The RNA shown here (Bacterial RNase P class A) has 422 nucleotides and comes from Aeromicrobium sp. Rfam family: Bacterial RNase P class A. Rfam classes the family as a ribozyme. Gene Ontology terms of the family: tRNA processing, dimeric ribonuclease P complex and ribonuclease P activity. The prediction has a mean pLDDT of 76. A source record names the gene rnpB.
């Protein structure tokens, strides 16, 4: 020098005039049956302060926190998936293993289970999981064919028997060549065989089985023996581990107003009775027992899907119908809070000092304008500089910690490659 990967951070400065929104304080004004005080409160004017992100965006996780509710198991129905650590948690974050991709730096990863089971795997192909035989290849078996030889028998044409050589893939052997196809039931290389085959060995690669070493672990790395080989797919259902109660700040609390604090069904198993307080009588289920019997619940409603289990109910609750409430304060920022330092730890992150206090709107607050300055591009240039255009994405709204998508321009840093050079 270029190229490439990882990580961090700015993202307009500065001055003046006007104009907003919290806070905190002084000061003045309204509001009551009359006066004084307070006030669910409002308004006016000064001063001090203090005021939008990295992403405030998407609403994809997790949490605080609120209330159901005094607080559970189970089922369903989700979520995650190597290991181990950090966090309040988390599908986050960090280290680390495997796997693949890259010369690498580093990147990706719906990373547990194919021997629990049930699918699939088009289409070509013979044949897609205890599958198969389309071209081939084999004359060891049977079977035709035909030829010598011996030999019996004869109607003299020829037949039967034995051996030996040759043909021929009928029957029959094969899965090594070859072909289809993503993917064909290990590879190489010997021997073996009628041709072939792990049929048999050697020497590998997977699996099983066992010992040895590192390591917290996933997992590495090395010895022995072996049956010789049993294919993908779970981002198909599905099985295994682990976790998840619901609903949300329009969550809740409060104060003032207001309507007409309305009407009306049912209302604690069933059956008969009442002076409505109850009796009397059946009947199931839990529990207790001295086995005579006793006590309990079985109806409505709530626990944001069912089930148990629990808690409320006659002063009440439940479904139905109908009427008001369009106001105000709280909740609302001091926080799993920031910055800066020390210490552990490979980090993530803990802990310990010091320090700040950094928006809190409700139709919704930071906004116009002038000036120099910066940065980037482009033209020009007497190289002193000069015009001229641009300056990203994009607005809090209960908060926090993630991911994830948007960014013109710019600045720094660590690792790896190529090239030159000393």
């Nucleotide at each position: 020098u270029g190229a490439g990967u990882c990580g961090g951070c700015c993202g307009g400065g500065c001055g003046g005039u006007c104009g907003c929104g919290g806070c905190g304080g002084a000061c003045c004004c309204u509001g009551u049956c009359a006066c004084c005080a307070a006030g669910a409160a409002g308004g006016g004017c000064g001063c001090g302060u203090c005021g939008a992100g990295g992403a405030a965006a998407g609403u994809c996780c997790g949490g605080a926190c609120u209330c159901c509710a005094c607080a559970g198991a189970g089922c369903a129905c989700g979520g995650u998936g190597g290991u181990g650590g950090c966090c309040a948690a988390c599908a986050g974050c960090c280290a680390c293993c495997c796997a693949c991709g890259g010369c690498g730096a580093c990147g990706u990863g719906c990373g547990g289970g194919a021997c629990a089971g049930u699918g699939c795997c088009a289409c070509a192909g013979a044949g897609a999981a205890c599958a198969g035989a389309c071209c081939g290849c084999c004359a060891g078996c049977g079977g035709c064919c035909c030829c010598c030889a011996g030999u019996u028998c004869u109607u003299c044409g020829g037949a039967g028997c034995u051996g030996g050589a040759g043909g021929u893939g009928c029957g029959g052997g094969u899965a090594a060549g070859g072909g289809u196809g993503a993917a064909a039931c290990g590879g190489u290389g010997a021997g073996g065989u009628a041709a072939g085959a792990g049929c048999u060995c050697a020497c590998c690669a997977g699996c099983g089985c066992u010992c040895c070493g590192g390591g917290c672990g996933a997992c590495c790395g090395g010895g022995g023996c072996g049956g010789c080989u049993c294919g993908g797919u779970a981002a198909a259902c599905c099985c295994c581990a682990c976790u998840g109660g619901g609903a949300g700040c329009a969550a809740g609390a409060u104060c003032a107003a207001g309507a007409g604090g309305g009407c009306c069904u049912a209302u604690u198993u069933c059956c008969g009775u009442u002076u409505c307080g109850g009796c009397g009588g059946a009947g199931u289920g839990g529990u207790g027992u001295c086995u005579g019997c006793g006590c309990u619940g079985a109806c409505g409603g709530g626990c944001u899907g069912c089930u148990c289990g629990u808690c409320c109910g006659a002063u009440g609750u439940c479904a139905g119908c109908g009427g008001g409430u369009a106001g105000g304060u709280c909740g609302c920022a001091c926080g799993a809070g920031g910055c800066g330092u020390g210490c552990a730890g490979c980090a993530a992150u803990g802990c310990g000092c010091g320090u700040c206090c950094c928006a809190g709107a409700u139709g919704g607050a930071u906004g116009a304008u002038c000036g120099c300055c910066c940065c980037u591009c482009a033209c020009c240039u007497g190289c002193g500089g000069g015009u001229g255009a641009g300056g990203a994405c994009a607005g809090a709204a209960u908060c926090c910690g993630g991911c994830u998508u948007a960014c013109a321009g710019g600045c720094c840093g660590g690792c790896u490659c190529a090239u030159u050079c000393a």